[in-house]
RNA sequence: GCCUUUGUAGCUUAACGGAUAGAGCGCCGGCCUCCGGAGCCGGAAAUGCCAGUUCAAUUCUGGCCAGAGGCA
Numbered sequence: 001g002c003c004u005u006u007g008u009a010g011c012u013u014a015a016c017g018g019a020u021a022g023a024g025c026g027c028c029g030g031c032c033u034c035c036g037g038a039g040c041c042g043g044a045a046a047u048g049c050c051a052g053u054u055c056a057a058u059u060c061u062g063g064c065c066a067g068a069g070g071c072a
Base pairs, nucleotide, nucleotide: 001071002070003069004068005067006066007065010025011024012023013022018055027043028042029041030040031039048064049063050062051061052060
């Protein structure tokens, strides 16, 4: 340099092109409790960046960035 592949909450991870992007762990608050680290209830938090296609993009296309693998 070229090819393939991956990129979503702090972490792990779901989502035929269509519903308010869903969950587990963690975090915060409340309840319970002698205490809470157990249990129950609630909450905050995410689509790598820029364009394109489309009525509609996490999803499709291009470029860039980053990780992994391969070729030279």
Molecule: transfer RNA
Organism: Patescibacteria group bacterium